Model confidence (mean pLDDT): 78 of 100.
This is a predicted structure of a 104-nucleotide RNA (SAM riboswitch aptamer (S box leader)) from a marine eukaryotic metagenome.
The RNAcentral record of the sequence draws on MGnify.
[in-house]
RNA sequence: CUUAUCAAGAAAGGUGGAGGGAAUAGGCCCUUUGAAACCUUGGCAACCCCAAGCUUUGAUCAGCUAUAGGAAGGUGCCAAAUCCAGCCCAUGAGGGUAGAUAAG
Numbered sequence: 001c002u003u004a005u006c007a008a009g010a011a012a013g014g015u016g017g018a019g020g021g022a023a024u025a026g027g028c029c030c031u032u033u034g035a036a037a038c039c040u041u042g043g044c045a046a047c048c049c050c051a052a053g054c055u056u057u058g059a060u061c062a063g064c065u066a067u068a069g070g071a072a073g074g075u076g077c078c079a080a081a082u083c084c085a086g087c088c089c090a091u092g093a094g095g096g097u098a099g100a101u102a103a104g
Stems, first nucleotide, its partner, number of pairs: 001104006011041005019030003024085001026084002042078003047074002049070002052065004082098001087095002089092001
C1' cells in the first nucleotide's frame, strides 16, 4: 500500500502499586474491593490453517466453494459497539477520517 473484518464471544492466579479506556482542553466509564506493565495457567474466535467438495491437469501445482465441519500449528483477542462523540448530511446498525486485527 491492497483486500477483508470490527454491535457476537472469551479470566483466574502471581509480581506490581496508580493509573487506564489509541490519538483529543468533550462525554461516559473502569480502577486501592488494586490501574498500567510483566509472568503463569485457562479460555474465545476461526484470518491463516486442517479436512471435505467442485473446476483444471496425464498427475501434481493452482483456482473456487458456504449462516455447514475441525482446532494440531501461526497470529489475534478475553469491561462497555473500535465505550460514545469529534468531520459530513440523508440523522442511520449511514458515510468519511483515524485506528485495530488478519492475509498478501